[in-house]
RNA sequence: GUGAGAAUAAGGGGAGAGACUAUAUGUUCGUGGUAUAGCGCCGAAGGAGCAAACAAUUGUGAAUCUCUCAGGCAAAAAGACUCUUAUUUGACG
Numbered sequence: 001g002u003g004a005g006a007a008u009a010a011g012g013g014g015a016g017a018g019a020c021u022a023u024a025u026g027u028u029c030g031u032g033g034u035a036u037a038g039c040g041c042c043g044a045a046g047g048a049g050c051a052a053a054c055a056a057u058u059g060u061g062a063a064u065c066u067c068u069c070a071g072g073c074a075a076a077a078a079g080a081c082u083c084u085u086a087u088u089u090g091a092c093g
Stems, first nucleotide, its partner, number of pairs: 001092001005089009018039001020038006040073003046069001047067003053060002
């Protein structure tokens, strides 16, 4: 410094899958909501598992892959990832 990349904060964008069924609560009755149970699904919070390669010992080892423990399946909330701004650091010149 016309500052690669990284970290933090704020704001924005952000997919998929039953507004399922039953019972209870609530309610004048009913709906929404909530809880429990049941079956069906989703993968992009989190978590777990592995390839090549390295090592020489049975280890290290990635993900948007796989699993679905957890989470989610109208809206809301959340949401990997990404954009902008600000701050810090700083490869490099």
Glycine riboswitch aptamer from Metabacillus sediminilitoris, 93 nucleotides, folded computationally.
Of the family's consensus pairs, 91% are formed in the model.
Model confidence (mean pLDDT): 79 of 100.
Its Rfam family is "Glycine riboswitch aptamer". Rfam's curators write: This family represents the bacterial glycine riboswitch.
Lineage of the source: Bacteria > Bacillota > Bacilli > Caryophanales > Metabacillus.